[in-house]
RNA sequence: AGAGUUUGAUCCUGGCUCAGGACGGACGCUGGCGGCGCGCCUAACACAUGCAAGUCGAGCGGAGUUUUUAAGUGGAAGCUUUCGGGUGGAAAUUUAUAAACUUAGCGGCGGACGGGUGAGUAACACGUGAGCAACCUACCUCUUAGAGGGGGAUAACGUUUGGAAACGAACGCUAAUACCGCAUAAUACCGGGACAUCACAUGAUGAUCCGGUCAAAGGAGCAAUCCGCUGAGAGAUGGGCUCGCGUCCGAUUAGAUAGUUGGCGGGGUAACGGCCCACCAAGUCGACGAUCGGUAGCCGGACUGAGAGGUUGAUCGGCCACAUUGGGACUGAGACACGGCCCAGACUCCUACGGGAGGCAGCAGUGGGGGAUAUUGCACAAUGGAGGAAACUCUGAUGCAGCGACGCCGCGUGAGGGAAGACGGUUUUCGGAUUGUAAACCUCUGUCUUCAGGGACGAACAAAUGACGGUACCUGAGGAGGAAGCUCCGGCUAACUACGUGCCAGCAGCCGCGGUAAUACGUAGGGAGCAAGCGUUGUCCGGAAUUACUGGGUGUAAAGGGAGCGUAGGCGGGAAUGUAAGUUGAAUGUCAAAUCUACCGGCUCAACUGGUAGUCGCGUUCAAAACUGCGUUUCUUGAGUGAAGUAGAGGCAGGCGGAAUUCCUAGUGUAGCGGUGAAAUGCGUAGAUAUUAGGAGGAACACCAGUGGCGAAGGCGGCCUGCUGGGCUUUUACUGACGCUGAGGCUCGAAAGUGUGGGUAGCAAACAGGAUUAGAUACCCUGGUAGUCCACACUGUAAACGAUGAUUACUAGGUGUGGGGGGUCUGACCCCUUCCGUGCCGGAGUUAACACAAUAAGUAAUCCACCUGGGGAGUACGACCGCAAGGUUGAAACUCAAAGGAAUUGACGGGGGCCCGCACAAGCAGUGGAGUAUGUGGUUUAAUUCGAAGCAACGCGAAGAACCUUACCAGGUCUUGACAUCGAGUGACGAGCAUAGAGAUAUGCUUUCCCUUCGGGGCACGAAGACAGGUGGUGCAUGGUUGUCGUCAGCUCGUGUCGUGAGAUGUUGGGUUAAGUCCCGCAACGAGCGCAACCCUUAUGUUUAGUUGCUACGCAAGAGCACUCUAGACAGACUGCCGUUGACAAAACGGAGGAAGGUGGGGAUGACGUCAAAUCAUCAUGCCCUUUAUGACCUGGGCUACACACGUACUACAAUGGCCAUCAAACAGAGGGAUGCAAAACCGUGAGGUGGAGCGAACCCCUAAAAGCCGUCCCAGUUCAGAUCGUGGGCUGCAACCCGCCCACGUGAAGUCGGAAUCGCUAGUAAUCGCGGAUCAGCAUGCCGCGGUGAAUACGUUCCCGGGCCUUGUACACACCGCCCGUCACACCAUGAGAGUCGGGAACACCCGAAGCCCGUAGCCUAACCUAACGGAGGGCGCGGUCGAAGGUGGGUUCGAUAAUUGGGGUGAAGUCGUAACAAGGUA
Repeated sequence: AGAGUUUGAUCCUGGCUCAGGACGGACGCUGGCGGCGCGCCUAACACAUGCAAGUCGAGCGGAGUUUUUAAGUGGAAGCUUUCGGGUGGAAAUUUAUAAACUUAGCGGCGGACGGGUGAGUAACACGUGAGCAACCUACCUCUUAGAGGGGGAUAACGUUUGGAAACGAACGCUAAUACCGCAUAAUACCGGGACAUCACAUGAUGAUCCGGUCAAAGGAGCAAUCCGCUGAGAGAUGGGCUCGCGUCCGAUUAGAUAGUUGGCGGGGUAACGGCCCACCAAGUCGACGAUCGGUAGCCGGACUGAGAGGUUGAUCGGCCACAUUGGGACUGAGACACGGCCCAGACUCCUACGGGAGGCAGCAGUGGGGGAUAUUGCACAAUGGAGGAAACUCUGAUGCAGCGACGCCGCGUGAGGGAAGACGGUUUUCGGAUUGUAAACCUCUGUCUUCAGGGACGAACAAAUGACGGUACCUGAGGAGGAAGCUCCGGCUAACUACGUGCCAGCAGCCGCGGUAAUACGUAGGGAGCAAGCGUUGUCCGGAAUUACUGGGUGUAAAGGGAGCGUAGGCGGGAAUGUAAGUUGAAUGUCAAAUCUACCGGCUCAACUGGUAGUCGCGUUCAAAACUGCGUUUCUUGAGUGAAGUAGAGGCAGGCGGAAUUCCUAGUGUAGCGGUGAAAUGCGUAGAUAUUAGGAGGAACACCAGUGGCGAAGGCGGCCUGCUGGGCUUUUACUGACGCUGAGGCUCGAAAGUGUGGGUAGCAAACAGGAUUAGAUACCCUGGUAGUCCACACUGUAAACGAUGAUUACUAGGUGUGGGGGGUCUGACCCCUUCCGUGCCGGAGUUAACACAAUAAGUAAUCCACCUGGGGAGUACGACCGCAAGGUUGAAACUCAAAGGAAUUGACGGGGGCCCGCACAAGCAGUGGAGUAUGUGGUUUAAUUCGAAGCAACGCGAAGAACCUUACCAGGUCUUGACAUCGAGUGACGAGCAUAGAGAUAUGCUUUCCCUUCGGGGCACGAAGACAGGUGGUGCAUGGUUGUCGUCAGCUCGUGUCGUGAGAUGUUGGGUUAAGUCCCGCAACGAGCGCAACCCUUAUGUUUAGUUGCUACGCAAGAGCACUCUAGACAGACUGCCGUUGACAAAACGGAGGAAGGUGGGGAUGACGUCAAAUCAUCAUGCCCUUUAUGACCUGGGCUACACACGUACUACAAUGGCCAUCAAACAGAGGGAUGCAAAACCGUGAGGUGGAGCGAACCCCUAAAAGCCGUCCCAGUUCAGAUCGUGGGCUGCAACCCGCCCACGUGAAGUCGGAAUCGCUAGUAAUCGCGGAUCAGCAUGCCGCGGUGAAUACGUUCCCGGGCCUUGUACACACCGCCCGUCACACCAUGAGAGUCGGGAACACCCGAAGCCCGUAGCCUAACCUAACGGAGGGCGCGGUCGAAGGUGGGUUCGAUAAUUGGGGUGAAGUCGUAACAAGGUA
């Protein structure tokens, strides 16, 4: 950085798709290790269990435990005993005391932090920058001043008592750092007085005088002292409030708002404030988007990008909001409080049914949801937090561990040597190639892993203290041992072969692969890429300049509003001056940290992490003054006014006019008129049409008339008058920027249409009839109503087009035309110049091209409108407008990979021009009708083998099917084979005979090798196996060959030039030719394949040569070579000569000469290519198939069938003929002949037979040429015609039954010139006549050749067919046998409407009114204070009131789901009906 995809190709427009990066991901296959991170995006769904906020006994009174001491009670063991006891004094216990410890309660501090989540919120919520002269701040720090003296209670506790429990109730006792007075007190607060300084509006600060009000608590310690307490000031920290700017989508949400906006006065708050209340006023917000609806936590940042941007807001950090849903306050420095309280709702649990309890969006964990996200772990060791004087306690914050390839980073799965290039695999042209130094094998190493030993930092603070953890790390040992997959391989895009499959199975991101040779499916081998991962999927950015600020467009691709006026807005002429808002510069504050970038460090590296520096933006100050803005002054060129002229279908109203159509009346007049491609409907004997005269009425205004005029556009056309708008020219008197554009808005706005009322001649939707047609609801014809006309209203759209918005300036020319001015000069013109309009051509420039080009689509500026793939669709819904028709605005689902513009080459056209051809025409003879032959189709069959299929298959392959051929069928046989190569071995093979058999074959008998350089070879048999064989398939896998357009004149190339390019030019044009033949011209100049010529033949002559030819010799022989002829070489013809025409050309026409004249006639010769044309059955050949058969052999049959259809021929239908005879055989040419041609002669009516001369052929034979000539027949199914059939023969052949040819006699069919249609031929041709040859044993009406006789006609190119060139249109390119439209039918999909039904949201009105704050209230109760002792102040309960959540009712609104039915839309392989469009598409 680009690439693929629209086309036959091209350029452009334009969409779709791909390659890149990223992720809190998910899924599939696979999985060695470590480090660092990350891990419910869904149900703010519900939660079992455990833990997550406590702490202080140095605030307090108790209670309890242990111990000490003292006193009492008590009296054990032991000792002693006179057995009565004594002594002893333990345990236990009571009281007091002291010490240590525990802690339910009162009290203090903390539970407002930390942790979670993102539901709500479009907002001062957040970000950024300011402000508070309108505020608060516990703990902490500093300063300062204090702490005197009293009082009354209450938990705990005790007793009684209620309750299942939770939890209480009553009475009684008690303490405090709990509570309350009093004293003292200020720089605090309040009120009053006077003063100074400052300021930002209210004001702030300082000093001062007077009066009033308000504090306190103790604890530890031997003590020092320490920790606390109170008032005040200051700081720090944390908050509260206000403001500027920024912050998503929708106008199919345009108006919103009554505490709403403001004021005065109150209340309330820490504080300002409609925050709340009473009163007063009527404001406030909004197109610079209010309100409403939808969506959403915001940011630092993250991803991407060259950037500008776009997307995003996990983890980390800042802020906000929330804590089951809704409401509320209390406490407190701080909350309207996640693990507090009250109430209401839903849910769950307990219950003795009376009543209670609960809130994981803390950490784990469970269920559920989901494609998807972890352990009910360890520790307070570190960091931090709460409490405490401290020890310490608590801490699911945090530090760690576990699980997960979820991500990033690092490492490994070995290294070196090793060619017999092993085996195996794959492939093969069978030679090989490849896997591949890969393996084996040899020599090493030890990262990771495993085992053993040692063993941290993290610990601060002298010591002690480590969850992680016996972890990291180090050392040693062992052993290549334990560690590679995934995707892809048609192009994009790196990487190819084989097999299988056969539009099947499947693939696919786009284009697209797959229908028998698939690099695209599946598998294998090989290869490419990445790698502990690899792919897929989803999302975002990029590529996409495909929303274009950077950085796009609007004539024809999507896109200029139908036009004007004009509001807001945007933009705006010259000069001077001021200002400093924009602008520029400098300094400075801020831009938290983290991130990012640069540099330097730490973990072995890296990821990770530490340090230093750096950025936008916003604020403040200073400076500058060019430009923009603003203020003032001024100018005239933009704009406007005045004056003088001027052209015009500009508009409106009124009047007038003639021509024409139609109708009416009257006259003349008679049978038609009218209409069409042709007709008919229609009109007319009741008198039409035609014609004459008169009249009526409506509409439109011929000629002039012109890419002429006017108008903003739509539009405007007879003449006159009136009213009226605008333009242009000249002048330069006046104003002095007054201008341009213009969202909304207003006005105008063709035709058709609508309403009301008129009018209606002509024309004419609808309608009717007649035609046409397969049909014809059309085109054509005859009629005909709305309408067209007028008036007044409406509609508001058009291909309203120059498909080109308005304005201004600039940028070569040429030539017309309309209206003015000036100049020169005239009799008039002409001419020069200038302004305004309107056309054409054209340069630069622009453009994808076409084209535009001073009337720009050029160069610039300003403003408006509009576009962003095609279809769905200008549709649906909604809104607005309209009487309606409808208009304006204007989507989505779904679907396609295109749709499109311009130009190019072809092809095509019921487009045009030119030209040619037996193409038509003019002629001649035919085919199509008959019979026969032959080929084909069809049918039949055991088989009727196969191929050929418009021209260009069909007397074609087949130049010849009785067997063979033969490929087909039936039956009988063979299996290394009928044929080829290799081959151990053998020596025969073969022939003859016999038997069996239909034969192939089998058996038996007889006979029995050759050559040789002596190595061997030939020939034959032959086991086993490699292989043979195939007329089996594919001509759409091929070679070769062939047909056809077409013997048409075309098809191309090199260089140059033009074009962005496909391409063009040359090759077109003017002539000419049979011809791209030649000449001339020309950005072309040349060349090639074709044309022509060279070749063969024929026509003339010369010359040479004469045997088998010829003959001037009567014949033969012989001779000769003049002639005929034969076959070699030459000559000849070239528009060469003359004339005319033509352009001084090419050439044409005429003529001369000549055997021949304009290519003399004929042949061979077939350009580039087209038809997937024909042929796998001539041959060759890839692949597939078959292998006791799809091969091979044999016998017989079939290819010869026969209701029929077609093609090609033959013979006829007769007198231009038939027949007979004759012609001393009337006259040819070209061929063939040895397995052959065969003469003479004889036999036979004949076919033929016998015969065998001659001849390998200018010698002999086939060989007779036939039409012709002479007679006869006399128009008939015949003396025409000969089919068919019968009989008898001949020939070939192993064999003529199926199934040959010929002869003789007899038989004697159809047929009397052929419908529609159609073929050939232009001169030695058609027509007609015979002859020969190939194939071949035999078989020709076919085919290929040969000669004889020998015509007619061509005016001409309008038409049919084919072709060539130029041009034009095209939506065709498989190329008109093309493309393509709509209904209907069927299937599927999404969607609109729909009687309704169901659900959600946000408000509104009313009812009810919990908790609770506030207000009121004396019903009840009441410790501290006062009191004269009654009471009071104050407080509480209760009650009442305002507000008030949930709830209820109601009607609207909005969104969604669903619905009988219904509407259109889209898609679908070959459905039906027509043929609307593309060519003049057949009616543009």
The RNA shown here (small-subunit ribosomal RNA) has 1484 nucleotides and comes from a metagenome. The RNAcentral record of the sequence draws on SILVA.